The RNA shown here (small-subunit ribosomal RNA) has 1521 nucleotides and comes from a metagenome. Its mean pLDDT, the model's own confidence on a scale to 100, is 84. The sequence is in RNAcentral, with records from SILVA. Its Rfam family is "Bacterial small subunit ribosomal RNA".

[in-house]
RNA sequence: AGAGUUUGAUCCUGGCUCAGGACGAACGCUGGCGGCGUGCCUCAUACAUGCAAGUCGAGCGCGAACGUUCCCUUCGGGGGGCUAUUAGAGCGGCGAACGGGUGAGGAACACGUGGGUAAUCUGCCCUCAAGUUGUGGGAUAACUACCGGAAACGGUAGCUAAUACCCCUGUGGAUCCGGAUUUCUUCGGGAGACCGGAUGGAAGAUGCUUUUCCCUUCGGGGGAUUGUGUCGCUCGAGGAGGAGCCCGCGUCCCAUUAGCUUGUUGGUGGGGUAACGGCCUACCAAGGCUACGAUGGGUAGCUGGUCUGAGAGGAUGAUCAGCCACACUGGGACUGAAACACGGCCCAGACUCCUACGGGAGGCAGCAGUAGGGAAUUUUGGGCAAUGGGGGAAACCCUGACCCAGCAACGCCGCGUGAGUGAAGAAGGUUUUCGGAUCGUAAAGCUCUGUCAGGUGGUAAGAAUAAAGGCCGGUUAAUCCCGGUCCUUGACCACCACCAAAGGAAGCACCGGCUAACUCCGUGCCAGCAGCCGCGGUAAUACGGAGGGUGCAAGCGUUGUCCGGAAUUAUUGGGCAUAAAGAGCGUGUAGGCGGCUCCGCAAGUCUGAUGUGAAAGCCCUCGGCUCAACCGAGGAAGUGCAUUGGAAACUGCAGGGCUUGAGUGCGGGAGAGGAAGGUGGAAUUCCCAGUGUAGCGGUGAAAUGCGUAGAUAUUGGGAGGAACACCAGUUGCGAAGGCGGCCUUCUGGACCGUCACUGACGCUGAGACGCGAAAGCGUGGGGAGCAAACAGGAUUAGAUACCCUGGUAGUCCACGCCGUAAACGGUGAGCACUAGGUGUUGGGGGUAUCGACCCCCCCAGUGCCGCAGCUAACGCAUUAAGUGCUCCGCCUGGGAAGUACGGUCGCAAGAUUAAAACUCAAAGGAAUUGACGGGGGCCCGCACAAGCGGUGGAGCAUGUGGUUCAAUUCGACGCAACGCGAAGAACCUUACCUGGGUUUGACAUUCAGUGGCUCGCCCUAGAAACAGGGUUUUCUCUUCGGAGACUGCUGGACAGGUGCUGCAUGGCUGUCGUCAGCUCGUGUCGUGAGAUGUUGGGUUAAGUCCCGCAACGAGCGCAACCCUUGUCAUUAGUUGCCACCAGGUUAUGCUGAGCACUCUAAUGAGACUGCCGGUGUUAAACCGGAGGAAGGUGGGGACGACGUCAAGUCCUCAUGGCCCUUAUGCCCAGGGCUACACACGUGCUACAAUGGCAGGUACAAAGGGCAGCGAUAUCGCAAGAUGGAGCGAAUCCCAAAAAGCCUGCCUCAGUUCGGAUUGGAGUCUGCAACUCGACUCCAUGAAGUCGGAAUCGCUAGUAAUCGCGGAUCAGCAUGCCGCGGUGAAUACGUUCCCGGGCCUUGUACACACCGCCCGUCACACCAUGGAAGCUGGCUGGACCAGAAGUCGCCAAGCCAACCCUUCACGGGGAAGCAAGCGCCUAAGGUCUGGUCAGUGACUGGGGUGAAGUCGUAACAAGGUA
Repeated sequence: AGAGUUUGAUCCUGGCUCAGGACGAACGCUGGCGGCGUGCCUCAUACAUGCAAGUCGAGCGCGAACGUUCCCUUCGGGGGGCUAUUAGAGCGGCGAACGGGUGAGGAACACGUGGGUAAUCUGCCCUCAAGUUGUGGGAUAACUACCGGAAACGGUAGCUAAUACCCCUGUGGAUCCGGAUUUCUUCGGGAGACCGGAUGGAAGAUGCUUUUCCCUUCGGGGGAUUGUGUCGCUCGAGGAGGAGCCCGCGUCCCAUUAGCUUGUUGGUGGGGUAACGGCCUACCAAGGCUACGAUGGGUAGCUGGUCUGAGAGGAUGAUCAGCCACACUGGGACUGAAACACGGCCCAGACUCCUACGGGAGGCAGCAGUAGGGAAUUUUGGGCAAUGGGGGAAACCCUGACCCAGCAACGCCGCGUGAGUGAAGAAGGUUUUCGGAUCGUAAAGCUCUGUCAGGUGGUAAGAAUAAAGGCCGGUUAAUCCCGGUCCUUGACCACCACCAAAGGAAGCACCGGCUAACUCCGUGCCAGCAGCCGCGGUAAUACGGAGGGUGCAAGCGUUGUCCGGAAUUAUUGGGCAUAAAGAGCGUGUAGGCGGCUCCGCAAGUCUGAUGUGAAAGCCCUCGGCUCAACCGAGGAAGUGCAUUGGAAACUGCAGGGCUUGAGUGCGGGAGAGGAAGGUGGAAUUCCCAGUGUAGCGGUGAAAUGCGUAGAUAUUGGGAGGAACACCAGUUGCGAAGGCGGCCUUCUGGACCGUCACUGACGCUGAGACGCGAAAGCGUGGGGAGCAAACAGGAUUAGAUACCCUGGUAGUCCACGCCGUAAACGGUGAGCACUAGGUGUUGGGGGUAUCGACCCCCCCAGUGCCGCAGCUAACGCAUUAAGUGCUCCGCCUGGGAAGUACGGUCGCAAGAUUAAAACUCAAAGGAAUUGACGGGGGCCCGCACAAGCGGUGGAGCAUGUGGUUCAAUUCGACGCAACGCGAAGAACCUUACCUGGGUUUGACAUUCAGUGGCUCGCCCUAGAAACAGGGUUUUCUCUUCGGAGACUGCUGGACAGGUGCUGCAUGGCUGUCGUCAGCUCGUGUCGUGAGAUGUUGGGUUAAGUCCCGCAACGAGCGCAACCCUUGUCAUUAGUUGCCACCAGGUUAUGCUGAGCACUCUAAUGAGACUGCCGGUGUUAAACCGGAGGAAGGUGGGGACGACGUCAAGUCCUCAUGGCCCUUAUGCCCAGGGCUACACACGUGCUACAAUGGCAGGUACAAAGGGCAGCGAUAUCGCAAGAUGGAGCGAAUCCCAAAAAGCCUGCCUCAGUUCGGAUUGGAGUCUGCAACUCGACUCCAUGAAGUCGGAAUCGCUAGUAAUCGCGGAUCAGCAUGCCGCGGUGAAUACGUUCCCGGGCCUUGUACACACCGCCCGUCACACCAUGGAAGCUGGCUGGACCAGAAGUCGCCAAGCCAACCCUUCACGGGGAAGCAAGCGCCUAAGGUCUGGUCAGUGACUGGGGUGAAGUCGUAACAAGGUA
């Protein structure tokens, strides 16, 4: 630091996902040790049990027992001492408000930070000063007695103490009041001191010591007292620490919460508090808060910090620390320095427990622990040794604070599970191309070491400058106190040494890309995986297992959450023409921003200082545990806040000035700017009248419709409404919407020119207000034309559409609503700056002219082109989308959705504001290459057209489908399967079926064992294969042992498979297409995919050639080179030929001779747009001509670019994988491939007279031939037979060519056409013609009279027609492959159909139009809205009732201290209290609202879901843009 994912590819936008770090975690697998930490995040749910707050006898009174001892004894016991300064409870003091827990509530001065308190309090502690006097007084608990109660707990009477309570005395100081005064001040007041008056306090205990009294059991005990000390007590001043209150600033989300408030805001009087204050109360006034977010709702303890991040930020608030709040729920006060009190009280409520039913008790959010909840969180441990706290003079006691231990890999850190050597690269596993490779120096083996764990033993630190006690010293009168020394105190545990032994100690995840790591097997869209993209449908590096590898390691993965990556909320640091995003437009409020200059102030700003920013943490340095984690010390930092000194550039504020921004005046002209009134002509329609007659109208074609009741057409007249042709123009005006005949009136704005004036008056603009096309709504008019709805006619499969005929709202006017549009330049407003060129509108200037023009310049508008720059690109470009500034609006993945709910507006329609659940991994922009288009242009092709002949109808042949069958083997399926593989199925072939056999096999190689034959012949059974039997008999070498060859048998390796996969493949082939295309190198352009070249202008059969050109070249294709055919020449001359010569024959190159000709077959020539003319660009080329056998590729063939179709073939062959192995192999017989209601393809023969039949007669080419072709001859009607000459063939044979020509018959008919079918008789091939061959003869004589829709071939030696040959083959072509004979017609032309090429255009297609894709319906699932209602939470208002309690009133009842009185008892008073009353008030109740949830028959839409239904809306002109 990035990466994956939208596409065929590209760039961009944009979301999703991943790699990192972290955690109080949980889960899965696994687990050796130690150190340091951490451990109910959920039910603030309920709690059994134990413990968590006591202590003080040096404040006070009372006061045991066990035990022991002494005395007495009636031997039952009794009494005394010690126990005992005891236990115990009680009075009293201090503590219990700390410490510990939790985070429910609370959005608040709760917290943080900085201040204020001149508005305050403060126990214990520290310092200072003073006091602690006396005739003091009266009670009370404990205790005793009695009584009540189940208990808890009380009642009455009596006794008693205090550092408990009460009173008096005294007043320097304190507080208050009055007077006068100094100083400070924030002007409110504070501080100090003076005079007078008032209020107002106390407690003792104890050590040593002096003196003395009483008692005594003689040991001692008790009391008083002097001095002194200690600890207390009281008043006061101060400190420290703590607390209360107040203020500035900061502190979550929702505006679909916009208004809230009556003690409310303020004042006065009073009350209350430690203290200010509506804190409370009475009265008065009517205020207070709020868009800088009041009020309401939701959520939340806050902070230091923690996690993350480069930072800014974001998230978080466990452990530790500070603050707050709470203690079963709600309310309340008491005590106290402090509480409205976790382990206190009272009341109410819920719950639990006890009960004798009358009443009582309780509160783990203390530490453990239990139940419950939950994915999940520990021991009912030890100790006060340390640290800290409470009490005490102290010893000491208490302390679940704390220190330790236990449990848990929960986290961090450290250590170990061994080290060295060791190649026969062991065995074994895995894999393999069978050679090997790998696990792997890994193991074993050998040599070592000893961490941890285990055992044995030893010794530190935490423990002391504490305290007590003893001793010594100092000090004192002595104690106290101080110093030294001795003694004592450990819950827990580290470390060291030794012993033995490699022994006890490795797993987890991953291995398709991201992302480090690959193979085999299994599985077969199954099982499964998956963070995203995506894997799996028979060769899965993606599933499961294995081997191997990679990464971490006592852990490893998964899940969850947070930050990061994410510049994906953008302050740092984003955007808005087309990707999401500029409000439809204006006026303008608040707000934000604002020209030049001078002076001042100092709020912002900058700088210095001071205070604070707790500690811990982070960071740095040093140090301590062996290291580290961890811990200690010091430093730095803490970007903040406050106070204060300074600066004055900028902003701000105050004041003065200026004119350039802005505005005003004056003079002009332009304009569909707005409103109102009037007016004009053309046209449509309607009405009247005339002329006139059969149609009109409408369409692709029609029909509906109108018209003989007279239409349309035409002429004249009239009515009425609406709109304004030409002018008219990317002309003008307006803010936008929008505005168009002409005239008048009223009126807004802009522009130009000009000199004056004002003096920043400006820009933008949240809310707000106004304007705002069309449609729509309301009321009333109007209504010619047009025209939703509607009706009819067409079209169509349908046609609720497109087309046609009609037609109502509406369109028009007035007034009022609506408030939206692709309200678009898809571009907010303003200002400034930044090359130009060229139009046009308005105005002005210069020059020029008689003048209109022309030319140049300026301002304002409006267009086009274009540089820099910008942009993802397209594009924008002084009218910016460039460069800057100011302000506003808006965006943050797609869908759900501009929807639901709520609010506001509206008469309604609806508008506006505006979500979520759920779902997807994309949705999108621009551009690129293709493909496609019922887009365009150009151009080809038997593509159409023009022709000729066919197919489709018939019969038959053949192939296919289907059906049938035991089997009808298999493959081929649009063109490009179907007379195709098959150039030939009776057996064989043959792969299929039935049956019979066989298992190392029909065939190949090899090993081991065994035998000697193999081969040939014969017999038996059988359908044969096969089986059984018989007969005959080895070869080569030899060292004689044997070895080899061949062969039989047995066993093992293996053979074999026309079994599967052509979608695992090679090879071969088809097809587009013999179409003219397909590419590359370098260069250039583009961010890139790509483009250019290859496009363009011509031309060609051709990317053929020429010209031009940021291209220049090149390759594969085209063409040519090859074969054949057409002409000639040369060479050669048999088997070919025969012109001349000779011979012979009935005749024939038959013979001699010859090679001229034909021919044969080899080599050459020839044709190249070469020549001429024209056209063309002086080109390429085209047209015409000459010559020539042939002319523009002469005809034909072979030859098939890059690629497409997962095209065809595993059944030609080859081949991976899979499958079968006494069978899916092999052998044999028979059957089948030949079936037959039917359908299709390809053919043959026909339907006849251009013909058929009969007779005669002529002319080919190319082939084939020895298991062959087979002549002459003979026989047979014929097929054919007999026979065998000749020929391995330019010699012989097949072999007759046929159509043709000549002659005759037939005469238009199911025929002398046609030949199917069938009967009979034969021939040939073959082992064999039944299933199932071909041919012949005789007889039979079907359909068929030229073929519907549709469809095929062919452009010249072609079509058509005629025959001939060959391959295969024993036999068997109407098929196939060839050959020649006869031999046409037509092509105007490229509109249309099909296919193709090039350019261009659109695209939402890229599996590429056989594409993509929309909506309803049906089904399943999911979330959600509405809904009669139902249930619950929270909350408002009114009222009822009202516990405890404070306060107030009252107090006839009760009543110690003080006062008065009394000798006393007593009485009275004051104070206090019970009871009562009043205010307030919790829970509760009644009624009525609001709000938020849950649920609800039914209902609405939405989303999702391999193969449902209906249509075809969109993407191409998508077929109606």